A computed fold for a 346-nucleotide part of an RNA from an uncultured bacterium, annotated as small-subunit ribosomal RNA, central domain. RNAcentral holds the full RNA, with entries from ENA and SILVA.

Context: one part of a larger RNA
RNA sequence: UUGGGUUUAAAGGGUCCGUAGGCGGUAGAGUAAGUCAGCGGUGAAAGUUUGCAGCUUAACUGUAAAAUUGCCAUUGAUACUGCUUUACUUGAAUUACUUAGAAGUUACUAGAAUAUGUAGUGUAGCGGUGAAAUGCUUAGAUAUUACAUGGAAUACCAAUUGCGAAGGCAGGUAACUAUGAGUUAAUUGACGCUGAUGGACGAAAGCGUGGGUAGCGAACAGGAUUAGAUACCCUGGUAGUCCACGCCGUAAACGACGGAUACUAGCUGUUUGAGCUUCGGUUUGAGUGGCUAAGCGAAAGUGAUAGGUAUCCCACCUGGGGAGUACGCACGCAAGUGUGAAACUC
Numbered sequence: 001u002u003g004g005g006u007u008u009a010a011a012g013g014g015u016c017c018g019u020a021g022g023c024g025g026u027a028g029a030g031u032a033a034g035u036c037a038g039c040g041g042u043g044a045a046a047g048u049u050u051g052c053a054g055c056u057u058a059a060c061u062g063u064a065a066a067a068u069u070g071c072c073a074u075u076g077a078u079a080c081u082g083c084u085u086u087a088c089u090u091g092a093a094u095u096a097c098u099u100a101g102a103a104g105u106u107a108c109u110a111g112a113a114u115a116u117g118u119a120g121u122g123u124a125g126c127g128g129u130g131a132a133a134u135g136c137u138u139a140g141a142u143a144u145u146a147c148a149u150g151g152a153a154u155a156c157c158a159a160u161u162g163c164g165a166a167g168g169c170a171g172g173u174a175a176c177u178a179u180g181a182g183u184u185a186a187u188u189g190a191c192g193c194u195g196a197u198g199g200a201c202g203a204a205a206g207c208g209u210g211g212g213u214a215g216c217g218a219a220c221a222g223g224a225u226u227a228g229a230u231a232c233c234c235u236g237g238u239a240g241u242c243c244a245c246g247c248c249g250u251a252a253a254c255g256a257c258g259g260a261u262a263c264u265a266g267c268u269g270u271u272u273g274a275g276c277u278u279c280g281g282u283u284u285g286a287g288u289g290g291c292u293a294a295g296c297g298a299a300a301g302u303g304a305u306a307g308g309u310a311u312c313c314c315a316c317c318u319g320g321g322g323a324g325u326a327c328g329c330a331c332g333c334a335a336g337u338g339u340g341a342a343a344c345u346c
Stems, first nucleotide, its partner, number of pairs: 004317003007300002012314001014201004021194003025088007033081002035077004040072003048066007091191001092188005097182004103177007110154001115149007125136002162169002206247006215241002220236004258313006266291011295302002319346003328339004
């Protein structure tokens, strides 16, 4: 490199947008670049292959033919691909109507609970554990009542629920913004799919500047446990967790399953549309679950949401360790990230 592969054995990029490129619906006309056929030229000789001949054979040599799968020119063919052009509507998109949702951003706001403060009642314990102790408390704690302050998170509803490209998203209201689905009409008329480089988004932790800090809580301190206990348990507690702006760019970023299209038996839930209805249901879209036929699979399993049958495009894999290391380059404030070997060894 080819071949073969990528749920779990090595292997799907974290996700989307999109440039080049690759691939691309139906019908007609033209062209003849690719494609196919005929013919001409050329494709040195030697070598190779085949026939015949010459040294007694052989090696060797002579002679004739083939081959030289190519290139150039020319004459034709037109199914397919390309190019030009005309038309189409089923792919794609737009408008109208209906509908769905924890989709996003910003602002305002609500009630529980924890904590703290002040005041009242009240008296000796509270707290914590397997058991204790550290800790808090006669300067009046814990408990309880009233009022106040402040931050963070939103019980019930709540669900194999819903929405979003993924990360993710949950009290309520408003404004702004985006999206999906359905129905029948109309419009455009292939405008499509994928997508190297590139761009945007991207949990948590972490970083910078300025705020905020109720609860929780790395580090740290103390008390226990233990042979020891730099832990598990307990009492405290700083960064952090929260907000604004800016970085970081990684995760078991998982369905460990790239995207798009078409086709291929059924049964049973659920969400959300539409049609019919005798209001019991039934038919038909779009999602989301369970069980199974065939098929597939090493098996586990998967099974119309395929890991089945096919086509197109991208990404990735090629024994274990060394190693996601070294070096170089790029990015970053740093932490580090991306790209990414070899010697050697089994």